Model confidence (mean pLDDT): 84 of 100. This is a predicted structure of a 353-nucleotide part of an RNA (large-subunit ribosomal RNA, domain III) from Haloferax profundi. It was read from a public genome assembly. Its Rfam family is "Archaeal large subunit ribosomal RNA".
[in-house]
Context: one part of a larger RNA
């Protein structure tokens, strides 16, 4: 080097006011008011990432502005398991060897053998509470359970069988959680008159008992009866009566003069899913395997190694060159009204970079 070339963009969006910190505040913290998300912008996991987690100290970089803030920079700290997973088993598949082919092979299909192959299939066993700035079914407290081994007692049965172990559609019964309704009790708000509204009223695994359907047995003796939601059943033995065995994340009691709560720390009804049981229909489709477990006792003692475990899991920690309106598997998800995981509004929770 004109007043230094700009009047574009700054990635869905709602902030405002008061206070604090600080050299410095629109955007860092606190409070109030006001918004946004409701099968998700909430909660819990997997893959992937790999320290991004927490604390202290910073602002040259990164952040589409600023920054006292940070997924940025520097330092220190943080991931604790017999029971959650891996580890074990086999699946489609894969690899190696043998065999055969070839002059030869680092090549090749079938067959046989061995290995490998699931953190969503199968599978021995743990729950409640407390605790950290950051981990917890892992630490601590209490209460449990499993496997293997040793010892003692009992037993000579023990290996047949059963489970693991399974399609789609549909129906019936039982039934936690949860929701709603009514009442009691304990708190809170409005109103300070009647009264109305909101919240809470908790409590596990495990052990013992109860527990329906189906099935079987005994008795009985039906020639038209019995029965279902439906199909149906029967002298090859119906109904009736009795018995055996027999389910739930089901009920009751212990667990628990544990724990939790400031306190109360109850009852009834209705709906209803997980979970459990049983039936029917469909198929030119017939719906895994293996390990293992049960069958198969009691008591005491010992042992239970190794690896994962922080955090994000997304409109900023993953894949897309980016703090990218894209993509990314599974589970949970309350109320009003509704056929509804629809659309709308609102709790809990999150959020207004």
């Nucleotide at each position: 080097c004109a007043g230094u070339a700009g009047c574009a963009g700054c990635g869905a969006g709602a902030g405002u006011c008061g206070g604090g910190u600080g050299u410095g505040a629109a955007c860092c913290c606190c409070g109030a008011c006001g918004g946004c998300c409701u099968u998700a912008c909430g909660c819990g996991c997997a893959a992937g990432g790999g320290u991004u987690c927490c604390u202290c100290g910073g602002c040259a970089c990164u952040g589409c502005u600023a920054a006292u803030c940070a997924g940025c920079c520097g330092a220190g700290g943080g991931u604790u398991a017999g029971u959650c997973g891996a580890u074990c088993c086999u699946a489609a598949g894969u690899c190696u060897a043998a065999c055969c082919g070839u002059a030869a092979u680092u090549c090749g299909a079938a067959u046989u053998a061995g290995a490998u192959g699931a953190a969503a299939g199968g599978g021995a066993a743990a729950c409640u509470g407390g605790u950290u700035a950051a981990u917890a079914u892992u630490c601590c407290a209490g209460u449990a359970c499993c496997u293997u081994c040793u010892u003692g007692c009992a037993c000579u049965c023990a290996a047949a069988g059963u489970c693991g172990a399974c399609g789609c559609u549909u129906u019936a019964g039982g039934a936690a959680a949860c929701a709603c309704c009514g009442a009691g009790c304990g708190g809170g708000g409005c109103c300070u008159u009647c009264g109305c509204c909101c919240c809470g009223u908790c409590g596990a695994a495990u052990c013992a008992c109860c527990g329906a359907a189906c099935u079987u047995c005994g008795u009985g003796g039906a020639a038209g009866c019995c029965g279902u939601a439906a199909u149906g059943g029967c002298a090859c033995g119906a109904a009736g009566c009795g018995a055996a065995a027999g389910a739930a994340u089901g009920g009751u009691g212990a667990g628990a003069u544990a724990g939790g709560g400031a306190a109360a720390c109850u009852c009834g009804g209705c709906g209803g899913u997980a979970c459990c049981u049983a039936g029917a229909g469909c198929c030119c489709g017939u719906g895994a395997a293996a390990a293992g477990a049960c069958g198969a006792g009691c008591a005491a003692g010992a042992a239970g190694a190794u690896c994962g475990u922080a955090c994000c899991g997304a409109g900023a920690u993953c894949c897309g060159a980016c703090a990218c309106a894209g993509g990314u598997g599974c589970g949970c998800u309350g109320g009003c009204a509704g056929a509804g995981c629809a659309a709308g509004c609102c709790a809990a929770g999150g959020u207004c970079u």